[in-house]
RNA sequence: GCGGGAGUAGCUCAGGGGUAGAGCGUCAGUUUCCCAAACUGAAGGCCGCGGGUUCGAGACCCGUUUCCCGCU
Repeated sequence: GCGGGAGUAGCUCAGGGGUAGAGCGUCAGUUUCCCAAACUGAAGGCCGCGGGUUCGAGACCCGUUUCCCGCU
RNA backbone atom coordinates (compact mmCIF):
# COMPACT_ATOMS: atom_id res chain seq x y z
P G A 1 -0.68 3.74 3.63
O5' G A 1 -0.90 2.82 2.33
C5' G A 1 -0.68 3.36 1.02
C4' G A 1 -0.69 2.26 0.00
C3' G A 1 -1.94 1.37 0.00
O3' G A 1 -2.99 1.94 -0.73
C1' G A 1 0.00 0.00 0.00
P C A 2 -4.49 1.65 -0.35
O5' C A 2 -4.70 0.13 -0.77
C5' C A 2 -4.66 -0.23 -2.14
C4' C A 2 -4.90 -1.73 -2.29
C3' C A 2 -6.10 -2.28 -1.57
O3' C A 2 -7.32 -2.07 -2.27
C1' C A 2 -4.26 -3.67 -1.14
P G A 3 -8.66 -1.93 -1.50
O5' G A 3 -8.96 -3.41 -0.99
C5' G A 3 -9.23 -4.44 -1.95
C4' G A 3 -9.37 -5.78 -1.24
C3' G A 3 -10.34 -5.83 -0.10
O3' G A 3 -11.71 -5.93 -0.51
C1' G A 3 -8.36 -6.92 0.52
P G A 4 -12.84 -5.38 0.40
O5' G A 4 -12.91 -6.43 1.59
C5' G A 4 -13.30 -7.77 1.34
C4' G A 4 -13.12 -8.62 2.57
C3' G A 4 -13.85 -8.15 3.82
O3' G A 4 -15.23 -8.45 3.82
C1' G A 4 -11.66 -8.77 4.40
P G A 5 -16.24 -7.53 4.61
O5' G A 5 -15.94 -7.87 6.14
C5' G A 5 -16.17 -9.19 6.65
C4' G A 5 -15.68 -9.31 8.06
C3' G A 5 -16.25 -8.31 9.07
O3' G A 5 -17.55 -8.65 9.50
C1' G A 5 -13.93 -8.46 9.38
P A A 6 -18.56 -7.48 9.91
O5' A A 6 -17.98 -6.95 11.31
C5' A A 6 -17.93 -7.83 12.43
C4' A A 6 -17.16 -7.19 13.58
C3' A A 6 -17.67 -5.83 14.07
O3' A A 6 -18.78 -5.94 14.94
C1' A A 6 -15.33 -5.75 13.82
P G A 7 -19.84 -4.72 14.97
O5' G A 7 -19.06 -3.60 15.77
C5' G A 7 -18.48 -3.88 17.05
C4' G A 7 -17.82 -2.64 17.64
C3' G A 7 -18.79 -1.47 17.87
O3' G A 7 -18.52 -0.86 19.12
C1' G A 7 -16.95 -0.79 16.55
P U A 8 -19.51 -1.08 20.37
O5' U A 8 -20.95 -0.77 19.75
C5' U A 8 -21.44 0.55 19.63
C4' U A 8 -22.92 0.58 19.86
C3' U A 8 -23.40 -0.06 21.15
O3' U A 8 -23.24 0.79 22.27
C1' U A 8 -24.73 -0.81 19.37
P A A 9 -22.81 0.13 23.65
O5' A A 9 -24.06 0.32 24.62
C5' A A 9 -24.44 1.62 25.06
C4' A A 9 -24.87 1.58 26.52
C3' A A 9 -23.95 0.81 27.47
O3' A A 9 -23.91 1.46 28.72
C1' A A 9 -26.12 -0.08 27.57
P G A 10 -22.69 2.44 29.07
O5' G A 10 -21.62 1.47 29.73
C5' G A 10 -20.44 2.03 30.35
C4' G A 10 -19.80 0.97 31.24
C3' G A 10 -19.61 -0.36 30.55
O3' G A 10 -18.36 -0.41 29.89
C1' G A 10 -20.75 -0.70 32.58
P C A 11 -18.23 -1.12 28.42
O5' C A 11 -18.22 -2.68 28.74
C5' C A 11 -17.15 -3.28 29.46
C4' C A 11 -17.42 -4.75 29.69
C3' C A 11 -17.79 -5.53 28.44
O3' C A 11 -16.64 -5.97 27.72
C1' C A 11 -19.36 -6.00 30.13
P U A 12 -16.77 -6.26 26.13
O5' U A 12 -17.70 -7.54 26.01
C5' U A 12 -17.28 -8.80 26.53
C4' U A 12 -18.31 -9.86 26.25
C3' U A 12 -18.84 -9.88 24.82
O3' U A 12 -17.97 -10.57 23.94
C1' U A 12 -20.65 -10.01 26.33
P C A 13 -18.09 -10.33 22.31
O5' C A 13 -19.56 -10.85 22.03
C5' C A 13 -20.38 -10.18 21.07
C4' C A 13 -21.79 -10.64 21.25
C3' C A 13 -22.74 -10.25 20.12
O3' C A 13 -22.63 -11.16 19.05
C1' C A 13 -23.73 -9.74 22.19
P A A 14 -23.31 -10.78 17.64
O5' A A 14 -24.84 -10.99 17.98
C5' A A 14 -25.83 -10.29 17.26
C4' A A 14 -27.21 -10.63 17.80
C3' A A 14 -28.33 -10.09 16.95
O3' A A 14 -28.63 -10.96 15.88
C1' A A 14 -28.70 -9.50 19.20
P G A 15 -28.45 -10.39 14.40
O5' G A 15 -29.60 -9.27 14.34
C5' G A 15 -30.92 -9.57 14.72
C4' G A 15 -31.68 -8.32 15.01
C3' G A 15 -31.63 -7.25 13.92
O3' G A 15 -32.52 -7.53 12.86
C1' G A 15 -31.25 -6.26 16.01
P G A 16 -31.97 -7.91 11.44
O5' G A 16 -33.31 -7.60 10.67
C5' G A 16 -33.39 -6.52 9.74
C4' G A 16 -33.70 -7.11 8.40
C3' G A 16 -34.66 -6.26 7.56
O3' G A 16 -34.27 -6.41 6.20
C1' G A 16 -35.64 -8.38 7.96
P G A 17 -33.91 -5.23 5.38
O5' G A 17 -34.44 -4.03 6.30
C5' G A 17 -34.24 -2.71 5.87
C4' G A 17 -34.74 -1.73 6.87
C3' G A 17 -36.25 -1.69 7.08
O3' G A 17 -36.52 -1.05 8.32
C1' G A 17 -35.57 0.26 5.97
P G A 18 -37.45 -1.87 9.41
O5' G A 18 -38.29 -0.70 10.09
C5' G A 18 -37.64 0.24 10.97
C4' G A 18 -38.62 1.27 11.45
C3' G A 18 -39.81 0.72 12.23
O3' G A 18 -40.25 1.72 13.13
C1' G A 18 -40.58 1.80 10.26
P U A 19 -40.25 1.30 14.75
O5' U A 19 -39.21 2.29 15.41
C5' U A 19 -38.78 3.46 14.71
C4' U A 19 -38.24 4.46 15.71
C3' U A 19 -37.97 3.90 17.12
O3' U A 19 -36.84 4.57 17.66
C1' U A 19 -39.54 5.64 17.24
P A A 20 -35.96 3.92 18.79
O5' A A 20 -36.31 2.38 18.50
C5' A A 20 -36.53 1.46 19.59
C4' A A 20 -35.48 0.38 19.61
C3' A A 20 -35.19 -0.15 21.02
O3' A A 20 -36.09 -1.21 21.33
C1' A A 20 -33.16 0.18 19.79
P G A 21 -36.89 -1.15 22.66
O5' G A 21 -36.78 -2.65 23.16
C5' G A 21 -35.72 -3.04 24.01
C4' G A 21 -35.29 -4.42 23.67
C3' G A 21 -34.52 -5.13 24.79
O3' G A 21 -35.43 -5.70 25.74
C1' G A 21 -33.35 -5.35 22.76
P A A 22 -34.83 -5.97 27.23
O5' A A 22 -34.02 -7.32 27.08
C5' A A 22 -34.65 -8.50 26.61
C4' A A 22 -33.63 -9.61 26.42
C3' A A 22 -32.76 -9.92 27.62
O3' A A 22 -33.41 -10.77 28.55
C1' A A 22 -31.41 -9.74 25.70
P G A 23 -33.06 -10.62 30.12
O5' G A 23 -31.65 -11.30 30.27
C5' G A 23 -31.48 -12.68 29.99
C4' G A 23 -30.01 -13.04 30.00
C3' G A 23 -29.24 -12.57 31.23
O3' G A 23 -29.39 -13.42 32.35
C1' G A 23 -28.03 -11.99 29.29
P C A 24 -29.51 -12.81 33.82
O5' C A 24 -28.04 -12.26 34.11
C5' C A 24 -26.95 -13.16 34.24
C4' C A 24 -25.63 -12.43 34.19
C3' C A 24 -25.44 -11.33 35.23
O3' C A 24 -25.09 -11.82 36.52
C1' C A 24 -24.73 -10.54 33.13
P G A 25 -25.62 -11.02 37.81
O5' G A 25 -24.95 -9.56 37.69
C5' G A 25 -23.54 -9.42 37.85
C4' G A 25 -23.11 -8.01 37.54
C3' G A 25 -23.71 -6.92 38.40
O3' G A 25 -23.07 -6.80 39.66
C1' G A 25 -23.82 -6.28 36.14
P U A 26 -23.91 -6.32 40.93
O5' U A 26 -24.35 -4.82 40.58
C5' U A 26 -23.37 -3.80 40.47
C4' U A 26 -24.04 -2.45 40.23
C3' U A 26 -25.16 -2.10 41.19
O3' U A 26 -24.66 -1.55 42.40
C1' U A 26 -25.87 -1.69 38.98
P C A 27 -25.48 -1.86 43.80
O5' C A 27 -26.83 -1.01 43.67
C5' C A 27 -26.78 0.41 43.62
C4' C A 27 -28.16 0.96 43.35
C3' C A 27 -29.27 0.43 44.25
O3' C A 27 -29.29 1.06 45.53
C1' C A 27 -30.00 0.40 42.01
P A A 28 -29.87 0.23 46.79
O5' A A 28 -31.45 0.17 46.51
C5' A A 28 -32.21 1.38 46.55
C4' A A 28 -33.66 1.11 46.16
C3' A A 28 -34.36 0.01 46.95
O3' A A 28 -34.82 0.42 48.22
C1' A A 28 -34.80 -0.27 44.65
P G A 29 -35.01 -0.65 49.37
O5' G A 29 -36.29 -1.50 48.94
C5' G A 29 -37.57 -0.87 48.85
C4' G A 29 -38.58 -1.80 48.21
C3' G A 29 -38.79 -3.12 48.92
O3' G A 29 -39.66 -3.00 50.04
C1' G A 29 -38.56 -3.51 46.60
P U A 30 -39.52 -4.07 51.25
O5' U A 30 -40.05 -5.44 50.62
C5' U A 30 -41.39 -5.57 50.23
C4' U A 30 -41.64 -6.96 49.66
C3' U A 30 -41.23 -8.11 50.57
O3' U A 30 -42.22 -8.39 51.55
C1' U A 30 -40.47 -8.50 48.37
P U A 31 -41.71 -8.77 53.06
O5' U A 31 -40.98 -10.17 52.85
C5' U A 31 -41.71 -11.29 52.40
C4' U A 31 -40.76 -12.45 52.09
C3' U A 31 -39.79 -12.81 53.19
O3' U A 31 -40.39 -13.64 54.16
C1' U A 31 -38.63 -12.67 51.13
P U A 32 -40.16 -13.35 55.72
O5' U A 32 -38.63 -13.71 55.98
C5' U A 32 -38.18 -15.04 55.83
C4' U A 32 -36.69 -15.11 56.07
C3' U A 32 -36.19 -14.43 57.33
O3' U A 32 -36.40 -15.23 58.49
C1' U A 32 -34.80 -13.86 55.51
P C A 33 -36.96 -14.54 59.82
O5' C A 33 -35.85 -13.53 60.27
C5' C A 33 -36.14 -12.50 61.24
C4' C A 33 -34.83 -11.96 61.80
C3' C A 33 -33.81 -11.56 60.76
O3' C A 33 -34.04 -10.25 60.27
C1' C A 33 -32.76 -12.90 62.45
P C A 34 -33.81 -10.00 58.70
O5' C A 34 -32.24 -10.04 58.51
C5' C A 34 -31.41 -9.02 59.07
C4' C A 34 -29.94 -9.33 58.84
C3' C A 34 -29.56 -9.63 57.40
O3' C A 34 -29.38 -8.47 56.62
C1' C A 34 -28.58 -11.26 58.83
P C A 35 -29.70 -8.51 55.06
O5' C A 35 -28.55 -9.45 54.48
C5' C A 35 -27.20 -9.00 54.47
C4' C A 35 -26.25 -10.08 54.02
C3' C A 35 -26.51 -10.68 52.66
O3' C A 35 -26.04 -9.88 51.59
C1' C A 35 -26.07 -12.41 54.20
P A A 36 -26.84 -9.89 50.21
O5' A A 36 -26.61 -11.37 49.66
C5' A A 36 -25.31 -11.80 49.24
C4' A A 36 -25.30 -13.29 48.97
C3' A A 36 -26.26 -13.78 47.89
O3' A A 36 -25.72 -13.64 46.59
C1' A A 36 -26.48 -15.15 49.80
P A A 37 -26.73 -13.29 45.38
O5' A A 37 -27.68 -14.55 45.26
C5' A A 37 -27.16 -15.80 44.86
C4' A A 37 -28.21 -16.89 45.02
C3' A A 37 -29.51 -16.64 44.28
O3' A A 37 -29.45 -17.05 42.92
C1' A A 37 -29.98 -17.23 46.49
P A A 38 -30.28 -16.21 41.79
O5' A A 38 -31.79 -16.43 42.22
C5' A A 38 -32.38 -17.73 42.16
C4' A A 38 -33.80 -17.69 42.70
C3' A A 38 -34.70 -16.64 42.05
O3' A A 38 -35.25 -17.11 40.83
C1' A A 38 -34.89 -16.50 44.40
P C A 39 -35.47 -16.02 39.62
O5' C A 39 -36.74 -15.19 40.09
C5' C A 39 -37.98 -15.84 40.31
C4' C A 39 -38.96 -14.89 40.98
C3' C A 39 -39.15 -13.55 40.31
O3' C A 39 -40.02 -13.62 39.20
C1' C A 39 -38.84 -13.23 42.62
P U A 40 -39.83 -12.57 37.98
O5' U A 40 -40.28 -11.18 38.60
C5' U A 40 -41.63 -10.99 39.00
C4' U A 40 -41.83 -9.62 39.60
C3' U A 40 -41.30 -8.44 38.77
O3' U A 40 -42.18 -8.07 37.72
C1' U A 40 -40.62 -8.18 41.01
P G A 41 -41.58 -7.45 36.40
O5' G A 41 -41.09 -6.01 36.85
C5' G A 41 -42.02 -5.01 37.22
C4' G A 41 -41.35 -3.86 37.92
C3' G A 41 -40.40 -3.02 37.10
O3' G A 41 -41.05 -2.11 36.24
C1' G A 41 -39.44 -3.44 39.21
P A A 42 -40.27 -1.54 34.92
O5' A A 42 -39.18 -0.56 35.53
C5' A A 42 -39.57 0.59 36.26
C4' A A 42 -38.36 1.29 36.85
C3' A A 42 -37.32 1.76 35.84
O3' A A 42 -37.68 2.99 35.25
C1' A A 42 -36.25 0.66 37.66
P A A 43 -37.07 3.37 33.80
O5' A A 43 -35.60 3.87 34.12
C5' A A 43 -35.38 4.95 35.02
C4' A A 43 -33.93 5.02 35.41
C3' A A 43 -32.97 5.13 34.25
O3' A A 43 -32.82 6.48 33.83
C1' A A 43 -32.22 3.45 35.73
P G A 44 -32.71 6.79 32.26
O5' G A 44 -31.32 6.14 31.83
C5' G A 44 -30.10 6.59 32.42
C4' G A 44 -28.98 5.66 32.07
C3' G A 44 -28.84 5.38 30.59
O3' G A 44 -28.10 6.40 29.95
C1' G A 44 -28.76 3.36 31.80
P G A 45 -28.76 7.17 28.68
O5' G A 45 -28.15 6.37 27.43
C5' G A 45 -26.74 6.17 27.32
C4' G A 45 -26.41 5.50 26.04
C3' G A 45 -26.95 6.15 24.78
O3' G A 45 -26.14 7.23 24.39
C1' G A 45 -27.19 3.77 24.68
P C A 46 -26.74 8.38 23.41
O5' C A 46 -27.32 7.42 22.25
C5' C A 46 -27.07 7.75 20.88
C4' C A 46 -28.30 7.38 20.09
C3' C A 46 -28.31 7.99 18.71
O3' C A 46 -27.63 7.16 17.77
C1' C A 46 -30.37 8.37 19.82
P C A 47 -26.38 7.74 17.04
O5' C A 47 -25.37 6.50 16.99
C5' C A 47 -24.67 6.08 18.15
C4' C A 47 -24.40 4.59 18.09
C3' C A 47 -23.92 4.07 16.73
O3' C A 47 -22.93 3.06 16.92
C1' C A 47 -25.84 2.91 17.39
P G A 48 -21.83 2.75 15.79
O5' G A 48 -20.60 3.67 16.17
C5' G A 48 -20.23 3.82 17.55
C4' G A 48 -19.04 4.75 17.66
C3' G A 48 -19.15 6.04 16.92
O3' G A 48 -19.86 7.02 17.65
C1' G A 48 -17.07 5.04 16.45
P C A 49 -20.86 8.03 16.85
O5' C A 49 -19.88 8.96 15.99
C5' C A 49 -18.95 9.81 16.64
C4' C A 49 -18.12 10.54 15.61
C3' C A 49 -18.90 11.19 14.48
O3' C A 49 -19.47 12.45 14.86
C1' C A 49 -17.11 9.99 13.58
P G A 50 -20.82 12.92 14.13
O5' G A 50 -20.36 13.26 12.65
C5' G A 50 -19.38 14.27 12.42
C4' G A 50 -19.14 14.45 10.94
C3' G A 50 -20.39 14.50 10.08
O3' G A 50 -21.02 15.77 10.14
C1' G A 50 -18.81 13.07 9.06
P G A 51 -22.48 15.95 9.52
O5' G A 51 -22.21 15.88 7.96
C5' G A 51 -23.23 15.51 7.07
C4' G A 51 -22.64 15.16 5.72
C3' G A 51 -23.64 14.59 4.73
O3' G A 51 -24.37 15.61 4.07
C1' G A 51 -21.80 13.15 4.83
P G A 52 -25.97 15.46 3.92
O5' G A 52 -26.09 14.34 2.80
C5' G A 52 -25.44 14.51 1.55
C4' G A 52 -25.49 13.25 0.73
C3' G A 52 -26.89 12.67 0.50
O3' G A 52 -27.58 13.34 -0.53
C1' G A 52 -25.39 10.94 1.10
P U A 53 -29.18 13.37 -0.50
O5' U A 53 -29.62 11.88 -0.81
C5' U A 53 -29.31 11.26 -2.05
C4' U A 53 -29.80 9.83 -2.07
C3' U A 53 -31.25 9.65 -1.67
O3' U A 53 -32.12 9.87 -2.77
C1' U A 53 -29.91 8.07 -0.54
P U A 54 -33.42 10.82 -2.55
O5' U A 54 -34.35 9.97 -1.57
C5' U A 54 -34.85 8.70 -1.96
C4' U A 54 -35.49 8.00 -0.80
C3' U A 54 -36.48 8.81 0.01
O3' U A 54 -37.77 8.85 -0.62
C1' U A 54 -35.04 7.65 1.47
P C A 55 -38.53 10.30 -0.70
O5' C A 55 -38.99 10.51 0.81
C5' C A 55 -39.52 11.80 1.22
C4' C A 55 -40.09 11.67 2.62
C3' C A 55 -39.20 10.99 3.63
O3' C A 55 -38.26 11.88 4.19
C1' C A 55 -41.32 10.01 3.73
P G A 56 -36.73 11.44 4.36
O5' G A 56 -36.82 10.30 5.48
C5' G A 56 -37.20 10.63 6.81
C4' G A 56 -37.44 9.37 7.62
C3' G A 56 -36.27 8.41 7.73
O3' G A 56 -35.36 8.82 8.75
C1' G A 56 -38.23 7.20 7.22
P A A 57 -33.76 8.63 8.46
O5' A A 57 -33.52 7.05 8.39
C5' A A 57 -33.90 6.23 9.50
C4' A A 57 -32.83 5.18 9.78
C3' A A 57 -31.46 5.78 10.15
O3' A A 57 -30.78 4.87 11.02
C1' A A 57 -31.25 4.54 8.19
P G A 58 -30.80 5.13 12.62
O5' G A 58 -29.84 3.98 13.16
C5' G A 58 -28.43 4.20 13.19
C4' G A 58 -27.69 2.88 13.22
C3' G A 58 -27.73 2.11 11.89
O3' G A 58 -26.70 2.52 11.03
C1' G A 58 -28.29 0.66 13.69
P A A 59 -26.97 2.63 9.46
O5' A A 59 -27.34 1.14 8.99
C5' A A 59 -26.43 0.05 9.22
C4' A A 59 -27.03 -1.28 8.78
C3' A A 59 -27.41 -1.31 7.32
O3' A A 59 -27.04 -2.56 6.75
C1' A A 59 -29.24 -1.94 8.65
P C A 60 -25.86 -2.63 5.69
O5' C A 60 -26.44 -1.78 4.46
C5' C A 60 -27.14 -2.42 3.38
C4' C A 60 -27.35 -1.45 2.25
C3' C A 60 -26.16 -0.59 1.89
O3' C A 60 -25.25 -1.29 1.05
C1' C A 60 -28.07 0.78 2.04
P C A 61 -23.64 -0.95 1.17
O5' C A 61 -23.50 0.46 0.45
C5' C A 61 -23.77 0.61 -0.92
C4' C A 61 -23.54 2.05 -1.36
C3' C A 61 -22.22 2.63 -0.92
O3' C A 61 -21.14 2.25 -1.75
C1' C A 61 -23.95 4.15 -0.44
P C A 62 -19.64 2.15 -1.11
O5' C A 62 -19.22 3.67 -0.91
C5' C A 62 -19.06 4.52 -2.02
C4' C A 62 -18.69 5.93 -1.58
C3' C A 62 -17.53 6.03 -0.60
O3' C A 62 -16.27 5.91 -1.22
C1' C A 62 -19.30 7.41 0.12
P G A 63 -15.00 5.33 -0.39
O5' G A 63 -14.66 6.51 0.65
C5' G A 63 -14.23 7.77 0.14
C4' G A 63 -14.23 8.79 1.26
C3' G A 63 -13.35 8.49 2.46
O3' G A 63 -11.98 8.76 2.22
C1' G A 63 -15.46 9.26 3.19
P U A 64 -10.84 7.87 2.97
O5' U A 64 -11.00 8.27 4.50
C5' U A 64 -10.76 9.61 4.92
C4' U A 64 -11.17 9.79 6.37
C3' U A 64 -10.50 8.85 7.36
O3' U A 64 -9.20 9.29 7.74
C1' U A 64 -12.82 8.93 7.78
P U A 65 -8.11 8.17 8.17
O5' U A 65 -8.52 7.78 9.67
C5' U A 65 -8.51 8.75 10.70
C4' U A 65 -9.16 8.19 11.96
C3' U A 65 -8.59 6.88 12.47
O3' U A 65 -7.41 7.05 13.23
C1' U A 65 -10.94 6.76 12.43
P U A 66 -6.28 5.90 13.26
O5' U A 66 -6.90 4.83 14.29
C5' U A 66 -6.96 5.12 15.68
C4' U A 66 -7.68 4.01 16.42
C3' U A 66 -7.17 2.61 16.19
O3' U A 66 -6.02 2.31 16.98
C1' U A 66 -9.52 2.61 16.00
P C A 67 -4.98 1.20 16.42
O5' C A 67 -5.74 -0.20 16.62
C5' C A 67 -6.01 -0.68 17.92
C4' C A 67 -6.92 -1.89 17.87
C3' C A 67 -6.44 -3.06 17.03
O3' C A 67 -5.50 -3.88 17.72
C1' C A 67 -8.70 -2.64 16.54
P C A 68 -4.44 -4.74 16.84
O5' C A 68 -5.33 -5.90 16.23
C5' C A 68 -5.95 -6.88 17.05
C4' C A 68 -6.76 -7.86 16.25
C3' C A 68 -6.05 -8.51 15.07
O3' C A 68 -5.23 -9.60 15.46
C1' C A 68 -8.16 -7.75 14.37
P C A 69 -3.94 -9.99 14.53
O5' C A 69 -4.62 -10.62 13.24
C5' C A 69 -5.36 -11.85 13.32
C4' C A 69 -5.92 -12.23 11.99
C3' C A 69 -4.95 -12.26 10.82
O3' C A 69 -4.14 -13.44 10.80
C1' C A 69 -6.90 -11.16 10.15
P G A 70 -2.64 -13.38 10.11
O5' G A 70 -2.95 -13.26 8.54
C5' G A 70 -3.56 -14.32 7.85
C4' G A 70 -3.97 -13.90 6.46
C3' G A 70 -2.85 -13.44 5.55
O3' G A 70 -2.12 -14.51 4.98
C1' G A 70 -4.69 -11.96 5.36
P C A 71 -0.60 -14.27 4.50
O5' C A 71 -0.74 -13.33 3.23
C5' C A 71 -1.37 -13.80 2.04
C4' C A 71 -1.42 -12.70 1.00
C3' C A 71 -0.08 -12.08 0.64
O3' C A 71 0.66 -12.87 -0.28
C1' C A 71 -1.69 -10.37 0.98
P U A 72 2.28 -12.82 -0.26
O5' U A 72 2.62 -11.35 -0.76
C5' U A 72 2.28 -10.95 -2.08
C4' U A 72 2.55 -9.48 -2.29
C3' U A 72 3.95 -9.01 -1.95
O3' U A 72 4.88 -9.27 -2.98
C1' U A 72 2.38 -7.52 -1.00
The RNA shown here (transfer RNA) has 72 nucleotides and comes from a Bacteroidota bacterium. The source organism's lineage runs through Bacteria, Pseudomonadati and Bacteroidota. Rfam family: tRNA. The prediction has a mean pLDDT of 84. RNAcentral holds the sequence, with entries from ENA.